[in-house]
Context: one part of a larger RNA
RNA sequence: CUGGGCGUAAAGGGUCCGCAGGGGGCUUGUCAAGUCUGAUGUGAAAUCCCGAGGCUCAACUUCGGAACUGCAUUGGAUACUGGCGAGCUAGAGUGCACGAGGGGUGAGCGGAAUUUCAGGUGUAGCGGUGGAAUGCGUAGAUAUCUGGAAGAACACCGAUGGCGAAGGCGGCUCACUGGCGUGCUACUGACCCUCAUGGACGAAAGCGUGGGUAGCAAACAGGAUUAGAUACCCUGGUAGUCCACGCUGUAAACGUUGUGCACUAGAUGUGGGAGGAUCUGAUCCCUCUCGUGUCCAAGCUAACGCGUUAAGUGCACCGCCUGGGGACUACGGCCGCAAGGUUAAAACUC
Numbered sequence: 001c002u003g004g005g006c007g008u009a010a011a012g013g014g015u016c017c018g019c020a021g022g023g024g025g026c027u028u029g030u031c032a033a034g035u036c037u038g039a040u041g042u043g044a045a046a047u048c049c050c051g052a053g054g055c056u057c058a059a060c061u062u063c064g065g066a067a068c069u070g071c072a073u074u075g076g077a078u079a080c081u082g083g084c085g086a087g088c089u090a091g092a093g094u095g096c097a098c099g100a101g102g103g104g105u106g107a108g109c110g111g112a113a114u115u116u117c118a119g120g121u122g123u124a125g126c127g128g129u130g131g132a133a134u135g136c137g138u139a140g141a142u143a144u145c146u147g148g149a150a151g152a153a154c155a156c157c158g159a160u161g162g163c164g165a166a167g168g169c170g171g172c173u174c175a176c177u178g179g180c181g182u183g184c185u186a187c188u189g190a191c192c193c194u195c196a197u198g199g200a201c202g203a204a205a206g207c208g209u210g211g212g213u214a215g216c217a218a219a220c221a222g223g224a225u226u227a228g229a230u231a232c233c234c235u236g237g238u239a240g241u242c243c244a245c246g247c248u249g250u251a252a253a254c255g256u257u258g259u260g261c262a263c264u265a266g267a268u269g270u271g272g273g274a275g276g277a278u279c280u281g282a283u284c285c286c287u288c289u290c291g292u293g294u295c296c297a298a299g300c301u302a303a304c305g306c307g308u309u310a311a312g313u314g315c316a317c318c319g320c321c322u323g324g325g326g327a328c329u330a331c332g333g334c335c336g337c338a339a340g341g342u343u344a345a346a347a348c349u350c
Base pairs, nucleotide, nucleotide: 004321005320006319007304008303012318014201015200016199017198021194022193023192025088026087027086028085029084030083031082033081034080035077036076037075038074039073040072041071042070049065050064051063052062053061054060091191092188093187094186095184096183097182098181099180103177104176105175106174107173108172109171110154114150115149116148117147118146119145120144121143125136126135162169163168206247207246208245209244210243211242215241216240220236221235222234223233258317259316260315261314262313263312266295267294268293269292270291271290272289273288274287275286276285299306300305323350324349325348332343333342334341335340
């Protein structure tokens, strides 16, 4: 190289964009590079194979043949691939008209709750637990009422529901802005798919500078529990959680299922759109379509299960796996302020 695989056994890159590369719709003309075919030259000898001969046989060896699957030159073929030219509209994109949405960014606003401050009422407890204690409270707490302040998060709606490439996104309003669906087929005319290297985005925690800090809460302190208790429970409590800017670049980043396209029985729920039937409105019914669930035919699977949202049947391209441990490690490289990340062995051992 060939080969077998990647939901759960080892194995899908966290996600997308995208250069090179790989692959690529329908019709037609042309060239003849790939491809097919003929001829010529060459492809040393030995070796291998076949036939015959020589050592008494064989090994060995001599002669002849075939072969050397290759290369070059040249003649031809033109279906397919390819180059160039022309055209098409089914892929892809644009336009116009509608539509749904927690998609993103910024600004403003709102109420409930919590804590706290001031004042009023009021008096001996409150809090907490399995039970307690630490803690708070006669310097008047807890409870309750009025007023003020602050920060963070947005009950109900809320869903098996929506949007986003993923991470993720939920009070309301405004501004800016991305994507998607449906209808009309008006326009472009293959502009497409995938993508090593690369780029951008990327939960939480963490880091830097500056702010903010109500609640919660690593660390820490105390009280309990216990044989002990560096825990689980309780009372406190600092980083952090929040904001701005910059870094980090990892997750059970999971559907543990790469992306795109096509094909292959159905049933049922739900979200968006269009059309039809009915028609005052509404309603439910039918059809098409995009999404999101459940159950199943065929088929697949080691089984579990998957099953038009495939793990079925195919094509294109990328990533990855090759016994367990050592080892998401060492060394080196690159990146990072650091923490560390990424790439990634071997000895040894079973």